[in-house]
Molecule: small-subunit ribosomal RNA
Organism: Trichopus zeylanicus subsp. travancoricus
RNA sequence: AGAGUUCGAUCCUGGCUUAGGAUGAACAUUGGUGGCAUGCUUAACACAUGCAAGUCGAACGGGAAGUGGUGUUUCCAAUGGUAGACAGGUGAGUAACACAUAAGAACCUGCCCUUGGGAGGGGAACAACAAUUGAAAAUGGUUGCUAAUACCCCAUAGGCUAAGGAGCAAAAGGAGGAAUCCACCUGGGGAGGGCUCGCAUCUGAUUAGCUUGUUGGUGAGGCAAUAGCUUACCAAGGUGAUGAUCAGUAGCUGGUCUGAGAGGAUGAUCAGCCACACUGGGACUGAGACACGGCCAAGACUCUGACGGGAGGCAGCAAUGGGGAAUUUUUUGCAAUGGGUGAAAGCCUGACGGAGAAGAAGCAAUGACAGUAUUUGAGGAAUAAGCAUCGGCUAACUUUGUGCCAACAGCCGUGGUAAGACAGAGGAUGCAAGCAUUAUCCAGAAUGAUUGGGCAUAAAGCAUCUGUAGGUGGCUUUUCAAGUCCACCGUCAAAUCCCAGGGCUCAACCCUAGACAGGUGGUGGAAACUACCAAGCUGGAGUAUAAUAGGGGCAGAGGGAAUUUCUAGUAGAGUGGUGAAAUUCGUAGAGAUCGAAAAGAACACCAACGGUGAAAGCACUUUGCUGGGCUGACACUGACACUGAGAGACAAAAGCUAGGGGAGCAAAUGGGAUUAGAUACCCCAUUAGUCCAGCCGUAAAUGAUGGAUACUAGGCGCUAUACGUAUCGACCCAUGCAGUGCUGUAGCUAACGAGUUAAAUAUCCCGCCUAGGCAGUAUGUUUGCAAUAAUGAAACUCAAACAAAUUGAUGGGGGCCUGCACAAAUGGUGGAGCAUGUGGUUUAAUUCAAUGCAAAGCGAAGAACCUUACCAGGGCUUGACAUGCCAUGAAUCCUCUUGAAAGAGAGGGGUGUCCUCGGGAAUGCGGACAUAGGUGGUGCAUGGCUGUCAUCAUCUCGUGCCAUAAGGUGUUGGGUUAAGUCUCAUAAUGAGUGCAACCCUCGUGUUUAGUUGCCACCAUUGAGUUUGGAACCCUGAACAGACUGUCGGUGAUAAGCCAGAGGAAGGUGAGGAUGACAUCAAGUCAUCACGCCCCUUAUGCCCUGGGCGACACACGUGCUACAAUGGGUGGGACAAAGGUUGUGAUUCUACGAGGGUGAGCUAACUCCAAAAACCCAUCCUCAAUUUGGAUUGCAGUUUGCAACUUGCCUGCAUUAAGCCGGAAUUGCUAGUAAUCGCCGGUCAGCCAUACGGCAGUAAAUUCCUUCCCGGGCCUUUUACACACCACCCGUCACACUAUGGGAGUUGGCUAUGCCCGAAGUUGUUACCUUAACAGCAAGGAGGGGGAUGCCGAAGGCGGGGCUAGUGACUGGAGUGAAGUCAUAACAAGGUAGCCGUACUGGAAGGUGUGGCUG
Repeated sequence: AGAGUUCGAUCCUGGCUUAGGAUGAACAUUGGUGGCAUGCUUAACACAUGCAAGUCGAACGGGAAGUGGUGUUUCCAAUGGUAGACAGGUGAGUAACACAUAAGAACCUGCCCUUGGGAGGGGAACAACAAUUGAAAAUGGUUGCUAAUACCCCAUAGGCUAAGGAGCAAAAGGAGGAAUCCACCUGGGGAGGGCUCGCAUCUGAUUAGCUUGUUGGUGAGGCAAUAGCUUACCAAGGUGAUGAUCAGUAGCUGGUCUGAGAGGAUGAUCAGCCACACUGGGACUGAGACACGGCCAAGACUCUGACGGGAGGCAGCAAUGGGGAAUUUUUUGCAAUGGGUGAAAGCCUGACGGAGAAGAAGCAAUGACAGUAUUUGAGGAAUAAGCAUCGGCUAACUUUGUGCCAACAGCCGUGGUAAGACAGAGGAUGCAAGCAUUAUCCAGAAUGAUUGGGCAUAAAGCAUCUGUAGGUGGCUUUUCAAGUCCACCGUCAAAUCCCAGGGCUCAACCCUAGACAGGUGGUGGAAACUACCAAGCUGGAGUAUAAUAGGGGCAGAGGGAAUUUCUAGUAGAGUGGUGAAAUUCGUAGAGAUCGAAAAGAACACCAACGGUGAAAGCACUUUGCUGGGCUGACACUGACACUGAGAGACAAAAGCUAGGGGAGCAAAUGGGAUUAGAUACCCCAUUAGUCCAGCCGUAAAUGAUGGAUACUAGGCGCUAUACGUAUCGACCCAUGCAGUGCUGUAGCUAACGAGUUAAAUAUCCCGCCUAGGCAGUAUGUUUGCAAUAAUGAAACUCAAACAAAUUGAUGGGGGCCUGCACAAAUGGUGGAGCAUGUGGUUUAAUUCAAUGCAAAGCGAAGAACCUUACCAGGGCUUGACAUGCCAUGAAUCCUCUUGAAAGAGAGGGGUGUCCUCGGGAAUGCGGACAUAGGUGGUGCAUGGCUGUCAUCAUCUCGUGCCAUAAGGUGUUGGGUUAAGUCUCAUAAUGAGUGCAACCCUCGUGUUUAGUUGCCACCAUUGAGUUUGGAACCCUGAACAGACUGUCGGUGAUAAGCCAGAGGAAGGUGAGGAUGACAUCAAGUCAUCACGCCCCUUAUGCCCUGGGCGACACACGUGCUACAAUGGGUGGGACAAAGGUUGUGAUUCUACGAGGGUGAGCUAACUCCAAAAACCCAUCCUCAAUUUGGAUUGCAGUUUGCAACUUGCCUGCAUUAAGCCGGAAUUGCUAGUAAUCGCCGGUCAGCCAUACGGCAGUAAAUUCCUUCCCGGGCCUUUUACACACCACCCGUCACACUAUGGGAGUUGGCUAUGCCCGAAGUUGUUACCUUAACAGCAAGGAGGGGGAUGCCGAAGGCGGGGCUAGUGACUGGAGUGAAGUCAUAACAAGGUAGCCGUACUGGAAGGUGUGGCUG
């Protein structure tokens, strides 16, 4: 300090996730030692038992024990004193002077410390106790006796005051032989406490008003003290947008965790403060309490009882139950520290100190285990290492199993038969007495931004303006010192953190000392800046004045064109509308044309990135009223300014309102079309509405850009205006100011872009944003007549959603170019019959593969057996085949029996070859094991081969340059070409693969060679037959030739193109071979090879028979035809290429297929072999025929072991459909189409009409690129990238999830009205009672009891507010590999889309109206 994740790739925005640290933790697993800390975070739930606060006999009367007695000692119930208000626990309540910090004045104070002054004289009782008596208990009643440091009176000091005075009012003794000590009363000061106050302290405005003792005053009361603290009267205040009140949550702080810091989170242990003590209320005592282990009453709960009544309060320490993921011993000691009491010894102390015990790895430290505590020796592996991970982030990799199963997962994701991601194992990595997981907090996160973010398009500028509070504010000079700055003083407890030193062996831990920063109060100083005070200034702003432009606004008046309607005439059949039609109107006279009239709405041309207004908006002419702007001159005021939360004003269209108006247009609606449907697009008709008046308050109300000010390069326009110059004048030219546009530098931006009209640089103020969906929805509130508008969530769900740009691909986008792509021409297919292949069906089997183009006369260049892979049956199991071992026989061959054959059985014949004599080679049979074998699966595991786009012209690279990058440039542009072919231009310059050329065949010539080919000349024959010849033809080989080379035109002086000459051939001469980078998981595991899986007396092998040939039907490819350009018959002529397992002349024979014979030929020789169309002659004469030949019957031939299923061929007989073929579709541009025959391979034969070749005869047409199809280049769009067979919206149906409404219902909290009214303080009292005092007495002062008034907790009744749970039914929402209906959006998405609004429709949606370009 970063990293992963959106995309084909890039950059940005933005969320999610992760690596670190921490914890009062929990859970899994493992565990050696010592030290130090820590431990109910949940039920402030209920609590058995024990303990946690007593002490003083030196205050006092007395009792008891003990002693032989006196004396003494010890213990003690009661009276009395003091403590129990501390210490200890908990965090429920509390949003508050509760806490923190800093101040203040009107107070109190026991013990303690310090310092003054005092204590004189009297008196009356009550407990204990004794007697008696009630009661279950708790606990009492009556009578009698008694002491004090208990109680009372007088005196004195003292205190109060209005300074005159009236009234109030203290004291106690004890111990000691004594000195003396302790105690008592009353003052001052320390120290502690009560009270007041500035500032600060969580969330919500879907809580906006709250308050009646409330705010203040006076009198009275009350308190330790101030005070509405209480009360009577008077006034009507007080508080709040700087957030009152209300609601929710919460003890606060020092600190702790984290962070670079600023901050964020937190408030265990330790320390300070507060609050509470079963739940409310209340007072008493006291220095102090409204009292945790005190009292009174009420309530709930528990225990107890003799049923009248009583007792209790662990949020003290242990312990128990319960709750929970979860937290300990019913221990020891007062030795230390501290507290209470006492004169003291002492006693008490679950505070505290220890402990261990039990448990626990909770934290931290040490540390591989010992050189083990002095050393040596002996003994025994004994007592001592685990946990997690290993796809990326993130250090660490293989194998086996599994097979989208089981599982993993923090995010991305992994798993569908070769998983580094699951599970096991081996290995490795990390940390280590620990290690992982879970939960929570901070960091990373600059994803809440003060430090330190943004708002044109990503989330985000209010529709616009006016203006209140607030915030901010021009120049100069003073005052002051609030802000600001400096110095000093006080304070922010201790502990903690930091730092220094020291003590435990170190460390953790502990001790001692010190300190920064920051807050806050005080004192003194400075005066630049801000604020304040005072005085000025004119530049900001405004007023006045003179002009000026304008669809600025409101109201009135007038105008013409057009439309429709009505009326009158002419005329007479259609009109209207569309892609095409129809509905509609029209002989009852439409439409057309002309005259007159009425109505309403809107104002052509001018008209323009022109004007004006804050925006919405504003346009015929004219009149009236009126707002604002700009310019000039320069008079006046003198900062009067900017922004603006709330608030107010205005605000398109639609919509609303018993109103008015209504020409045209036109939601809805009704017809007509289109369509699978058409609730749409198109057409006809037409209602609200559109207009006026009042509401509504929203739009893509947009520059998707808030307002103001200043500053920062230019250039080119337009509008308004002023001045200068010029001119006779208007233009022109130059300058200023205001507005409005284009282009562009710097800097800015993610890019696109913006750029003096900023999205640059700065300042001020306001508004808004914080992942997507849910959702601008629900709920609450406000507004409105309503529609709605404003404000505005959550649960749940996802890991993305989004912006800009890039490369592709696509488009029912555009431009250019090209191809038998269309067009033109020609011949076909599709109709018939047959052949053949496929599908389907059938079957025991109809083996398998190929399936749009790019499967289908394809694999198959040839299925009767074989082939053959399929089926039925019969057989074999080391096998039909290969290698190795053992035993035996040479092998080959022949015969017989059985059988469908394979096979099984029997017999005969034979004795080979090499040799080092051991044996070996080849071969048959038998045996055992390694193994053979598989046309079994997977072409989606593969190699190889092939198809296709496509013989289309593309596909890339090095270096450089541009861009943040993906990428671009090059390869684009102007020309040109068949071509990325060439040329010119050019931030590109070069190169590679393709193109072309090099190769083969054909076309011309030359040279060479002449046999089996040839024959001009000379002989010769029936015949190039023979001699001869090498000229010609032809054949083989080698060369030449063609390159836009040349002339002319054109083009840019280029590349090239056009035309010509020459030439056998002319612009690639014709044809072939040759197939770039890629694409289609294209095809092939059945050519072959090969991984993995599967079968092994069978999925292997052998045999016979069957099947691959079936047959209602559908499709493809062909053949033959439908005839006279023909058919039949007879005669006649001309090729090329190829062929030996063979072909077969000749001759005889058969009607013929064929048969007999068998010359010749391994081929320029002979043979196949006849070429056919063609030519000549003749018959047929337009018909299902002398066309056509299918089908069927009979009889044959041939190949072959075999011809039935199922061969070809021949003869005779039979003579079917078919008369040129619907929609649709195909080939072909010249020696081509069409037509005619010939040959070959495979092959015993052949289902070949196929396939591959060969030559003969031999055309027509091409205007042109509009259109269909394919392709190339450029450009554009995009929400696509598996790339349009893409993506994607909504209803319906099903399942699940959370949530809203909901008749209600059940709780909680809270304020309020009324009733009842405990305890208790206080007031009253004519009733009862009473030791101290005064009084001679009566009676009194004072006290107590009772009664009663106010207040008053709990309780009861009533209507409210807030909130939680639940609820029949119901609404939408979300999620879910393969449901239904359509296709709304993305391309011009096939009607451009979207926004607001209204109507409407199964649904997306459609339409109207206004707006936007995204």